Annotation: Two RNAs folded together computationally: RNase P RNA and transfer RNA, 431 nucleotides in total. Rfam match: Bacterial RNase P class A. Rfam links the family to the GO terms tRNA processing, ribonuclease P activity and dimeric ribonuclease P complex. It is annotated as a ribozyme. The prediction has a mean pLDDT of 79.
RNA sequence: GGAGUCGGCCAGGCAGCCGCGUCGCUUGUAUCGCGCCGAGGAAAGUCCGGGCUCCACAGGGCAGGGUGCCAGGUAACGCCUGGGCGGCGCGAGCCGACGGAAAGUGCAACAGAAAGCAAACCGCCGAUGGCUCCGCAAGGAGAUCAGGCAAGGGUGAAACGGUGCGGUAAGAGCGCACCGCGCGCGGGGCCAACGCCGCGCGGCACGGCAAACCCCACCCGGAGCAAGACCGAAUAGGGGAGUCAUGACGCGGCCCGCGUCGCUCCCGGGUAGGUUGCUCGAGCCUUGCGGCGACGCAAGGCCUAGAGGAAUGGCUGCUCACGACAGAACCCGGCUUAUCGGCUGACUCUUUUU
RNA sequence: GCGCCCGUAGCUCAAUUGGAUAGAGCAUCGGCCUUCUAAGCCGACGGUUGCUGGUUCGAUUCCAGUCGGGCGCGCCA
Numbered sequence: 001g002g003a004g005u006c007g008g009c010c011a012g013g014c015a016g017c018c019g020c021g022u023c024g025c026u027u028g029u030a031u032c033g034c035g036c037c038g039a040g041g042a043a044a045g046u047c048c049g050g051g052c053u054c055c056a057c058a059g060g061g062c063a064g065g066g067u068g069c070c071a072g073g074u075a076a077c078g079c080c081u082g083g084g085c086g087g088c089g090c091g092a093g094c095c096g097a098c099g100g101a102a103a104g105u106g107c108a109a110c111a112g113a114a115a116g117c118a119a120a121c122c123g124c125c126g127a128u129g130g131c132u133c134c135g136c137a138a139g140g141a142g143a144u145c146a147g148g149c150a151a152g153g154g155u156g157a158a159a160c161g162g163u164g165c166g167g168u169a170a171g172a173g174c175g176c177a178c179c180g181c182g183c184g185c186g187g188g189g190c191c192a193a194c195g196c197c198g199c200g201c202g203g204c205a206c207g208g209c210a211a212a213c214c215c216c217a218c219c220c221g222g223a224g225c226a227a228g229a230c231c232g233a234a235u236a237g238g239g240g241a242g243u244c245a246u247g248a249c250g251c252g253g254c255c256c257g258c259g260u261c262g263c264u265c266c267c268g269g270g271u272a273g274g275u276u277g278c279u280c281g282a283g284c285c286u287u288g289c290g291g292c293g294a295c296g297c298a299a300g301g302c303c304u305a306g307a308g309g310a311a312u313g314g315c316u317g318c319u320c321a322c323g324a325c326a327g328a329a330c331c332c333g334g335c336u337u338a339u340c341g342g343c344u345g346a347c348u349c350u351u352u353u354u
Numbered sequence: 355g356c357g358c359c360c361g362u363a364g365c366u367c368a369a370u371u372g373g374a375u376a377g378a379g380c381a382u383c384g385g386c387c388u389u390c391u392a393a394g395c396c397g398a399c400g401g402u403u404g405c406u407g408g409u410u411c412g413a414u415u416c417c418a419g420u421c422g423g424g425c426g427c428g429c430c431a
Base pairs, nucleotide, nucleotide: 001350002349003348004347005346006345007344008343009342010341012319013318014317015316016315017314018313020038021037023035024034025033040325044336045335047334048333049332050331051330052224053223054222055221064220065219066218067217068216069083070082071081072080073079084098085096086095087094088093099215100214104213105212106209107208121153122152123149124148125147128146129145131142132141133140134139161179162178163177164176165175166174180204181202182201183200184199185198186197187196188194228276229275230274231273238267239266240265241264242263247261248260249259250258251257283302284301285300286299287298288297289296290295320323355427356426357425358424359423360422361421364380365379366378367377373411382398383397384396385395386394404420405419406418407417408416
């Protein structure tokens, strides 16, 4: 100098003018004036997890949903950190739905002989039994009918360990060595995951798919700020009291009484509407300590939108690297997706020079 | 805020325990028939199965992410 990996930060700047929203000055309202503050790293998708609120709830189970190597962090998580294993990369590093197929059920088109306790198309052999020929016989030669084999070819995504030597009629874990695989024990990994290391046993049983049903372990009550709380009309309806100098009707007539309707008064529920919930919070910054780290603890400092038809915009000038994606609506922690560009830290590979 | 569904040819729809070349009608184009047109008959064209990944031997189908479109619920009875 070139190529690359991982992380952090910024998201045009400055000045002037005009404008918008909440709040304060402000005792009530409106207006004006002044002052403070006024979007994001994703405010987004609503994919997860919590707070908060109401409802439900003795305890346990079923159904349903979710998660899925191990340990830790956390309020919790499907997130994060560290480790293991597998894959990719020369490397820094990156990626992984990564429990169970020796509980059961199921699936595998086409091709192929055979696709799941399997089979033989081409092929190899024909030791053994039979056949033909030669031979007196022992035996030899030939063909391959029975039969043996699974080494080689071929099919397929996948064909019942691999390489080598021995062995054999030909072959085959048939035997042996090494590798692989499985099981057990010991060590290591502060626990664990785990062929990371060692020893022993087993000729290999146990092919693939669980983002097929399923099994195992763990987790999950439901709803959502239009949650919920407070105030509360008009009209209609509900409950209670009075019987209005006998309001009307009914209980055959009259009195008392009772009922219904009406009238007067009182009461509480709901609706419209208003207020609240509303932003100080698992908050942010700095420093120190503990921890490999995620993170935790302590001290000091800071206040940073809270609207309710919904506010952050426009113009001008200067300047530069010419400005992307995009707009809060109860609040947080994550993930995912979109994003013009710029700054910065650590590290890797490589070229040249010394 | 909560819940659910859909996306396949220019248009309307098919395609199921995942199985190979994704089909049909209309439309378009060409031919036959007719004096000509329509109708009819024959043939052809036309597909990123919304997109991107993954699982699998194999994906329209299963899973995840993403884009677009649509529907329902909330109050009273």